[in-house]
Molecule: small-subunit ribosomal RNA
Organism: uncultured bacterium
């Protein structure tokens, strides 16, 4: 300390379905690991590890030998002898000897060790027993022997076959080969007898006699060895409990098969094996067949419980080319024996031989992919031998691979000018970055040179392959040594630039269509580091198979319903037992890991040591509360009897009336029926309608109630018969008999199906007539199966409460159906108490919400039964069933990142409620027809510049294109520029004005005047200004309103849009802002978990209407003078100007209203309920519009996409559409006469009066910078006349002459007069706009842009109607409610087909 308790700790989650939510539930990711593989990269050691695939085939060379102290005999050597002789060689011979020894007899080991996982679902293996059923060389102890013979066969020697392996035959020979004899027990075999003892068969131990059977020598004399018997030990053989993968779309298997007896075999049990007997044995607790698979210790992962794997190391098993068989042996049915048979390979003389690497290296093959044909027997270990030794690809070591794990380096310290160089940049810097340079300094790695191990120990002494290696010292030297991946979120790290749905990237969710932090390159930045990523596999997050730790109203998921085996589970009490449970002991759970304390290599990785653990099993003893066995009681659970009552429970059988149809028959006539409306149909041959009878079949008004009964499905006149079940009272009897229910049996709507009846209604199929683009549908007329009975079958349903039974507890309140008991009462329907059954409300709890709540989805128990993403598909094979239609059981390929559930905010409905709005309605007047203005579209064009496009683009930007505007074409020109700022250099001038050339910019030449300021004497500097060069920049109506500011439209002046605090909800979110009332208005009041506030709305601003009061020109004039005139005096009353102020607020007054808000109605008042009118436009929506107002990011263009001129074009014309003007005429047109405004503009200007001229205009030139003059004449009205209904005395278009104005200039291309010309048009299809009162019509007037040029646009007054019952409709719009698969919000989504 690691074990145990207790405390601590340990147990993490994230993306992604929506607009948002919360839930269910899938996919994805972040760890960790590997015999790993690919990519890029690579310094150094240490320890490990390295064919996962073809149990494919293999060339070479090694892996099993040794003993001469078991034998014989060559051969060598040594001694002696003989012979030929070249005198030291050869041959023949006797002995010797052994530091040898080929081959052979013989021991002994080749059954160990090494490899490899094909098989193998098995007593294979793992864990505990057995063996009284067995074996066991070499080893150890212990007794006890070793006496005496005898015969062979290799070798070898001759002959001899074959090509070779390999043999034949005759002959000699030895042994520790081999055979008998002797000797012998406590071995062993049969007999019979005692004794003791066991869990069965049995064992043990003792005397009796009988039978069988041993033995080898060698030798250095010390030993080693043989028999033989009992024991130990070590190894093994057999039987047993228990554990051990998938698939029931595999349910049945099985004849040696299961038992028995005899008898064989075996080391031993046993159908192992045979013969005979019997008919067993095994299975849903999954046999039998099929896939797959060597199995543990352990390894990975995990908080654990588990899941997942079986390399390496370490036990078992299995094989050893393929299958199969034996033989020796102690041991095998034998990986480097044997023999058969098969496949392959080699050799061959074709006659026949030989081989087996899944030993060590190695070759081919295969594959993403896995290493040397090394060293050594020094250690360790193994075989043989007395030994010495011999062998050992076993080992020990080295080599090759970042294949892992572990360490170390690649330098330290100092060092801002924060260099250069790169990157961005708001140009100011900022960052790379103390990083580098640069200085001192160390010396791991290296490199060189010297020493130099441990590993060798349990007497001495000899042995190192590693290896001259580790490590030591010393010298030299920053020299040689960083990369990978990653940076949109998960998930740490951000910026250019270059692509444009392109090339790409992606684990998931997604990123790319011109400003990509998501592609690709750099900069920079994170990570991790000699390795980094990728891909594969497993675990983990996954509680997404839920033991521990999940669910099944609505997400996936209750069997349709019952009865009732097998199983599970099961009331209350005694004893007793001890299986299950609990405790203790023993044994056993190998070592090696894992842990935990020590130690040892410098540290670690790694290795020793010791310890705890190993949650199993097995024995034995205790304990007995619970369960469970066994016995024996009890009534509370169940069930039975007795005494009640309800009731469409079922089954026949009978019988009733009403209605449909049909017959007959009267009656009676022209229709009938059907629809929104029709038409097919029916009818004069007589319907329909009514009247009477008849027929036949099917269903049973009223009562009738979310009442009843019943397992469900389902049950509805009546009455009889048969019959189930439920309840309710009592407590008689039985005593747990009971709950649940896989398989199994029955029931089991409507449809369909067989047969035989029936057949009135309906009414699929079908037919016809409608709607309709079609109409195979919806409506209508008909109509056949079928609806109905009887037998059989089918067996499914949204078979629903989308809710399985059962039992038990747990608030109330309130109907109603069936008892039964009590109270009061004459009397109970009414009261009160109880069971059962049925309904609503709701307390706690529960649930994701919705919503369940004593009839539970709540708190518990028992048992079925289903569920695991969404499609594919409840399909496909396969089984069973079934006439058949089909029914049940029931996938998988393949593809998506969701599929859904419950609620939320909008949006939205040919939903539902209330409201406004000239939205309809009622009017008026017009567009759509006609000519012509001007807009566009289209088409044309060299250009016909450019935006705008339903409302909310089209008389829109344009308050005014002839040049100019102008952005557009064409053709000339210019290039620091038509324009700005500024710097260097050089000059001193630019410039007006002529005159040539040319369209014209321009260019050329000529040039009057001028030729500057300050300081300085001056030279000259500085400044301004101008010109040339140069560099910087200029410019760009290019582009991109989908990078943008700013303006605008536009729902829409519509009444709404929110917030702050609480409140409610797990939360999106609600309340507030809803509700009752009221308005123009979320305006106001009343209520209310809301209480207050903001932006809207009113109001404050303008105006215009009355009324005072100030003031009193240039406006006014009542009175007074005076005129032709307010001209002139005067006046301050009046108008009127322009400044104050005052008025109107539902304030009074009635009625309704709720004693409010507030509505009507009155009164008084210039106005009366926001008096008209205008500016004002909440939150927000359309990526609305606008880069061509302007601004401005990026992007383009820079002798041009800029700039400047000339001319042209924007004014083009089959056509089509918008806005207007003019009309079409008599309410009118012309002609004459006469009247009355408001607002406005004017000095490059409004321009009077006169005069000219038919006009247009010219002319003149008062007066006026304007309450002063002037444009300026208002017109419509009015009064007179005149047309007389006619394409005209309407109506003006084109068109021609001639003329006017304005302008460098009116040809393309203005206006305006005059005179002639005198077109279409006679009120305009469908559709359609505007307008509610001083408004629509209608009249005429200014103005602003403008040189000129309005039918347009702003304004201004003159005249001056009609109608509004009303909200059904149409179109917009506010609120409030219900629905939804929509939220890019119904222009949505979305199915089917076809490409």
């Nucleotide at each position: 300390a690691a074990u145990u308790c207790g405390c601590c700790c340990u147990u993490a989650g994230a993306g992604u379905u929506u607009g948002a939510u919360c839930c269910u539930g899938g996919c994805u990711c972040a760890g960790g690991a590997c015999g790993a593989a690919c990519g890029c990269u690579g310094g150094c050691g240490g320890c490990g590890u390295g064919c996962u695939u073809a149990a494919c085939a293999c060339a070479u060379g090694c892996a099993a030998g040794u003993c001469g102290a078991a034998c014989g005999a060559a051969g060598c050597c040594c001694c002696g002898g003989g012979u030929g002789c070249u005198u030291g060689c050869a041959c023949c011979u006797g002995g010797g000897u052994g530091a040898c020894a080929g081959a052979g007899u013989g021991g002994c080991g080749g059954a160990c060790g090494g490899g490899u996982g094909a098989g193998u679902a098995a007593c294979g293996c793992g864990u505990g027993a057995g063996c009284a059923a067995c074996c066991u060389g070499c080893c150890c102890a212990u007794a006890a022997g070793u006496g005496g013979g005898g015969g062979a066969c290799a070798a070898c020697a001759g002959c001899u076959g074959g090509a070779a392996a390999c043999g034949g035959c005759u002959g000699c020979u030895a042994a520790u080969a081999c055979c008998g004899c002797a000797u012998a027990a406590g071995a062993c075999c049969a007999c019979a007898c005692u004794g003791c003892u066991g869990c069965a068969u049995g064992g043990c131990a003792g005397a009796g006699g009988g039978g069988u059977c041993a033995a080898a020598g060698a030798u250095u004399u010390a030993u080693c060895g043989c028999u033989u018997a009992u024991g130990g030990a070590u190894g093994g053989g057999c039987u047993c409990g228990c554990g051990u993968c998938c698939c029931a779309u595999u349910a049945g298997g099985u004849a040696g098969u299961u038992g028995g007896c005899a008898g064989g075999a075996u080391a031993a049990c046993a159908g192992c094996c045979u013969a005979c007997c019997a008919a067993g044995c095994c299975g849903a607790c999954g046999a039998u067949g099929g896939g797959u698979a060597g199995c543990c210790g352990a390894c990975c992962u995990g908080a654990g419980a588990a899941g997942g794997u079986g390399a390496u190391c370490g036990g078992c098993c299995a094989c050893a080319c393929u299958g199969g068989a034996a033989c020796u042996g102690a041991g095998a049915c034998a990986c480097g024996g044997u023999c058969c048979a098969g496949a392959c390979u080699c050799c061959u003389a074709c006659g026949g031989g030989a081989g087996g690497c899944a030993g060590c290296a190695g070759u081919g093959g295969g594959g993403a992919a896995u290493a040397u044909u090394g060293g050594g027997c020094a250690a360790u270990g193994g075989g043989g031998g007395g030994a010495a030794c011999c062998c050992u690809g076993a080992c020990c070591c080295a080599g090759c691979a970042a294949c892992g794990c572990c360490g170390c380096g690649u330098g330290a310290a100092g060092g801002a000018a924060g260099a250069a160089g790169g990157u961005c940049u708001u140009c100011g810097g900022a960052u790379u970055g103390u990083a580098a340079a640069c200085u001192u300094c160390u010396g791991a790695u290296c490199u060189g040179u010297g020493g130099a191990a441990a590993a060798a120990a349990g007497a001495a002494a000899g042995u190192g392959a590693u290896g001259g290696u580790a490590c030591c010292a010393c010298a030299g030297g920053a020299g040689c040594a960083a990369g990978c991946c990653a940076c949109g979120g998960c998930u740490a790290a951000c910026u250019a630039c270059g692509u444009g749905c392109c090339a790409g990237c992606a684990g998931c969710c997604g990123c790319g269509g011109u400003a990509a932090u998501a592609c690709g390159u750099a900069g920079g930045u994170g990570g991790c580091g000699a390795g980094c990523g990728u891909u594969g596999u497993c675990c983990g997050g996954a509680a997404u198979g839920a033991c521990u730790g999940g669910g099944c109203g609505u997400a996936a998921a209750g069997g349709g319903a019952g009865c009732g085996u097998a199983g599970g589970u099961g009331g209350u009490u005694u004893u007793u037992u001890a299986a299950g449970u609990g405790a203790a002991a023993u044994g056993u759970g190998a070592a090696a890991g894992a842990c935990c304390g020590g130690g040892g290599c410098c540290c670690a990785a790694c290795c020793c040591c010791g310890g705890a653990a190993c949650u199993g099993c097995a024995u034995u003893u205790c304990a007995u509360a619970c369960u469970g066995g066994a016995a024996g009681g009890c009534u509370a659970g169940a069930g039975u009897a007795c005494a009640g009552g309800a009731g469409g429970g079922g089954u026949a059988a009978u019988u009733g009336g009403a209605a449909u149809u049909c017959c007959u028959a009267g009656u009676g006539u022209a229709g009938c029926g059907g629809u929104u409306a029709a038409a097919u149909g029916c009818g004069u041959a007589g319907a329909u309608a009514u009247u009477a009878g008849g027929a036949g079949g099917a269903a049973c008004a009223c009562c009738a109630g979310a009442g009843g009964c019943g397992a469900a499905g389902g049950c509805g006149g009546a009455u009889u018969a048969c019959u189930g079940g439920a309840c309710u009272g009592c407590a008689a009897c039985u005593g747990a008999c009971a709950c649940u229910g896989a398989g199994g049996c029955u029931c089991g709507a409507a449809a369909g199906c067989g047969u035989g009846g029936g057949g009135a209604u309906c009414a699929a199929a079908c037919a016809g007539g409608a709607c309709u683009a079609g109409a195979u549908a919806c409506c209508c007329u008909g109509g056949u199966a079928g609806u109905c009975c009887a037998c059989g079958c089918c067996c499914u349903a949204a078979a629903c409460g989308a809710u399985g039974a059962a039992u038990a507890c747990u608030a109330a309140a309130u109907g109603u159906g069936g008892g039964u008991g009590g109270u009061a009462u004459c009397g109970a329907c009414u009261c009160c108490a109880u069971c059962c059954g049925u309904a609503u409300u709701g307390a706690a709890g529960c649930a994701a919400a919705c919503g369940c709540g004593a009839u539970a989805a709540g708190u518990a128990u028992u048992c079925c039964g289903c569920c695991u993403g969404g499609g594919g598909a409840g399909u496909a094979c396969g089984g069973c069933c079934g006439c058949a239609a089909g029914g049940u059981u029931g996938a998988a390929a393949c593809a998506c990142a969701a599929a859904g559930g419950a609620a939320u905010u909008g949006a939205c409905g040919g939903g539902g409620a209330c409201c406004c709005g000239c939205a309809c309605a009622a009017g008026c007047a017009g567009c759509g027809g006609a000519g012509c203005a001007u807009g566009u579209u289209g088409u044309u064009u060299a250009a016909u510049u450019c935006g705008a496009a339903g409302c909310a683009a089209c008389g829109c930007g344009a308050a005014g294109a002839a040049c100019c505007u102008u952005a557009c074409c064409a053709a000339g020109a210019c290039u620091u520029g038509a324009c700005a700022u500024a710097c260097a250099u050089g000059u001193g001038c630019a410039u007006a004005g002529u005159a040539u050339a040319g369209a014209g910019a321009u260019a050329u030449a000529u040039g009057a005047a001028g030729u500057g300021a300050u300081a300085g004497c001056a030279a000259u500097a500085u400044c301004a200004c101008a010109c040339a060069u140069g560099a910087a920049c200029a410019g760009a109506u290019g582009g991109u309103g989908c990078a943008u500011g700013g303006u605008u439209g536009u729902c829409g002046u519509c009444a709404g849009c929110u917030c702050g605090u609480g409140u409610c909800g797990u939360g999106a979110g609600a309340c507030g802002u809803u509700g009752g009332g009221u308005u123009a208005a979320g305006u106001c009041c009343c209520g209310c978990a809301a209480c207050g506030a903001g932006c809207g709305c009113a109001a404050c601003c303008c105006u215009u209407g009355u009324a005072u009061u100030u003031a009193g020109u240039u406006a006014c004039c009542a009175g007074c003078a005076u005129u032709a005139a307010g001209a002139u005096g005067g006046g301050g009353a009046c108008u009127c100007u322009a400044g104050a102020u005052a008025g109107a607020c539902u304030g009074c007054c009635g009625u309704a209203g709720a004693u409010a808000a507030u509505a009507c109605g009155g009164a008084g008042g210039a106005a009366g309920g926001u008096g008209g009118g205008g500016a004002c436009g909440a939150c927000g929506u359309c990526a609305a519009a606008u880069c061509a107002u302007c601004a401005u990011g990026c992007c383009u263009c820079u002798u041009a996409c800029g700039u400047c001129u000339u001319g042209g074009g924007c004014u083009a014309c089959a056509a089509a559409c918008g806005u207007g003007c003019u009309a079409c005429a008599a309410u009118g047109g012309c002609c004459g006469g006469c009247a009355c405004a408001g607002a406005g503009a004017g000095a490059u200007g409004c321009g009077a009066a006169g005069c000219g001229g038919u006009a247009a205009c010219g002319u003149g030139g008062a007066g006026c910078g304007a309450a002063c003059c002037u444009c300026a004449a208002a017109a419509a009205a009015c009064c007179g006349g005149u047309c007389u209904c006619a394409a005209u005395u309407c109506a003006g278009a084109c068109u021609g002459u001639g003329g006017g104005c304005u302008g460098c200039a009116a040809c393309c291309c203005g206006c305006c007069c005059a005179c002639a010309c005198g077109a279409a048009g006679c009120c305009g299809g469908a559709g359609u706009u505007g307008c509610u009162a001083g408004u629509a019509a209608u009249c005429g007037u200014g103005a602003a842009u403008c040189a000129g040029a309005a039918u347009g646009u702003c304004g201004c007054g003159g005249u001056g109607a009609a109608u509004g019952c009303g909200u059904u409709c149409c179109c917009g719009g506010g609120u409030c409610u219900u629905g939804u698969a929509c939220u890019c919000a119904c222009c949505g989504c979305c199915c089917g087909u076809c490409a």